Predicted 3D model of a 73-nucleotide RNA (transfer RNA) from Micavibrio aeruginosavorus EPB.
The prediction has a mean pLDDT of 80.
Lineage of the source: Bacteria > Pseudomonadati > Bdellovibrionia > Micavibrio > Micavibrio aeruginosavorus.
It matches the Rfam family "tRNA".
RNA sequence: GCCCGAGUAGCUCAGUUGGUAGAGCAGGCGACUGAAAAUCGCCGUGUCGGUGGUUCAAAUCCGCCCUCGGGCA
Repeated sequence: GCCCGAGUAGCUCAGUUGGUAGAGCAGGCGACUGAAAAUCGCCGUGUCGGUGGUUCAAAUCCGCCCUCGGGCA
C1' cells in the first nucleotide's frame, strides 16, 4: 500500500428482505431477613465510531475518514 472482518447500554453481544433499539451480566430502588447472601419485582434520554449522500423514513444501503483484528505484499 491492497483485501477481508469488527466498531450498538458500564461489560459481553443480538438486531442484516430499511419502518423511529433489545437481551444477559453489572448497577440503582423495593420485597424477603434480626442482619446479610441467594431469590423475586421494578428501573435504560444509548449523539448505534465520525461525516456526507440516497430515501417519506437509515444501526441497517452508498462514498470518505478514524480505531481495532486478520491476510497478502